[in-house]
RNA sequence: GUCAGCGUAGCUCAGGGGUAGAGCAUGCGAUUGCAGCUCGCAAAGUCAUCGGUUCAAAUCCGGUCGCUGACU
Numbered sequence: 001g002u003c004a005g006c007g008u009a010g011c012u013c014a015g016g017g018g019u020a021g022a023g024c025a026u027g028c029g030a031u032u033g034c035a036g037c038u039c040g041c042a043a044a045g046u047c048a049u050c051g052g053u054u055c056a057a058a059u060c061c062g063g064u065c066g067c068u069g070a071c072u
Base pairs, nucleotide, nucleotide: 001071002070003069004068005067006066007065010024011023012022013021018055026042027041028040029039030038048064049063050062051061052060
């Protein structure tokens, strides 16, 4: 330099046009003599960014940025 994949909660990931989710972690409560385990509840997101298409975009299209891989 060319090509491809990926970017969503603190972490690991799902969701591929119509209300953004799970597990772990965190906080609070229940339980316990205290804690752990277990159970319940809560909080945490401009879905990398800028534009386009659409009645409607995390999702489709293009640019940019970052990470990873292949080729040279």